[in-house]
Context: one part of a larger RNA
Molecule: small-subunit ribosomal RNA, central domain
Organism: Alicyclobacillus sp. IR2
RNA sequence: CUGGGCGUAAAGGGUGCGUAGGCGGUUUGGCAAGUCCGGGGUGAAAGGCUCCAGCUCAACUGGGGUAAUGCCUUGGAAACGGCUGAACUUGAGUACUGGAGAGGCAAGGGGAAUUCCACGUGUAGCGGUGAAAUGCGUAGAUAUGUGGAGGAAUACCAGUGGCGAAGGCGCCUUGCUGGACAGUGACUGACGCUGAGGCACGAAAGCGUGGGGAGCAAACAGGAUUAGAUACCCUGGUAGUCCACGCCGUAAACGAUGAGUGCUAGGUGUUGGGGGGGUCACUCCUCAGUGCCGAAGGAAACCCAAUAAGCACUCCGCCUGGGGAGUACGGUCGCAAGACUGAAACUC
Numbered sequence: 001c002u003g004g005g006c007g008u009a010a011a012g013g014g015u016g017c018g019u020a021g022g023c024g025g026u027u028u029g030g031c032a033a034g035u036c037c038g039g040g041g042u043g044a045a046a047g048g049c050u051c052c053a054g055c056u057c058a059a060c061u062g063g064g065g066u067a068a069u070g071c072c073u074u075g076g077a078a079a080c081g082g083c084u085g086a087a088c089u090u091g092a093g094u095a096c097u098g099g100a101g102a103g104g105c106a107a108g109g110g111g112a113a114u115u116c117c118a119c120g121u122g123u124a125g126c127g128g129u130g131a132a133a134u135g136c137g138u139a140g141a142u143a144u145g146u147g148g149a150g151g152a153a154u155a156c157c158a159g160u161g162g163c164g165a166a167g168g169c170g171c172c173u174u175g176c177u178g179g180a181c182a183g184u185g186a187c188u189g190a191c192g193c194u195g196a197g198g199c200a201c202g203a204a205a206g207c208g209u210g211g212g213g214a215g216c217a218a219a220c221a222g223g224a225u226u227a228g229a230u231a232c233c234c235u236g237g238u239a240g241u242c243c244a245c246g247c248c249g250u251a252a253a254c255g256a257u258g259a260g261u262g263c264u265a266g267g268u269g270u271u272g273g274g275g276g277g278g279u280c281a282c283u284c285c286u287c288a289g290u291g292c293c294g295a296a297g298g299a300a301a302c303c304c305a306a307u308a309a310g311c312a313c314u315c316c317g318c319c320u321g322g323g324g325a326g327u328a329c330g331g332u333c334g335c336a337a338g339a340c341u342g343a344a345a346c347u348c
């Protein structure tokens, strides 16, 4: 460079916004740089291919033709692509109306439970396990009642339910705020899709400073188990888990399935809307989401199947035998931990 690929064999970037670039709806006029057709010039010779000829053949050599896929110039064509003018509404967006939602941020509030503290009742155990022991308890525990403190999480509702780009989001109220959906078809008139770099977001753990600390709990200690037991079980328990601000930037960040658009049998459940019919039991149509089954088709099989892994197009990312290795070196970033980028020798 080209080919073939990326659910599970190697391979979809964690997610979004968006720059350059690539790609781009319907009708019509113009232009003619892309494109196509014709003419002219050039494209050295040798070499290649082919025909013929010369050395007795061949190698070799000579001659003709061809080729030289290109460039320049000129005349023409206008379907396609481009540029430009005009127009359109189905793509995209706006407006208005309406309902749904754990979407985000902040403030305030509630109840249940655990723990702790004080006091009351009460007495010999409690706790824990496969069984125990460590542990707690006559300095009165466990249990029970009343009051209080504090932190964290929000039972039931709860649902292959909802919302969000992903990470993720679940008690109540208020404020601020993002998005999606349906209906109307009023407005703009291709304003679109993707997106190398870039920027932003990004679970948990971890890091910095300050706070907080009920429960849980790496490390750690003890008790058991065991041949041992640096574990699994038990009793404790510190970081941490929580808050504020700032870092980190990873993951089985998974649907292991990039984004967008169109097309391709059905059936059934569910969430949020809209429309029609109805004898109010219900039923039909439709849009958006979310599940299951399944036809064609696809697939190595498993399976996928309008939420495609089917049929196509556009753009991006990525793969190219296993180990060495996500290592070394260099670079960038980071307080650090480390992250990103990312080889080779050698070996099978």
Stems, first nucleotide, its partner, number of pairs: 003320004007302002012316001014201004021194003025088007034080001035077008048066007091191001092188003095184004103177007110154001115149007125136002162169002206247006215241002220236004258315006266293012297304002321348003330341004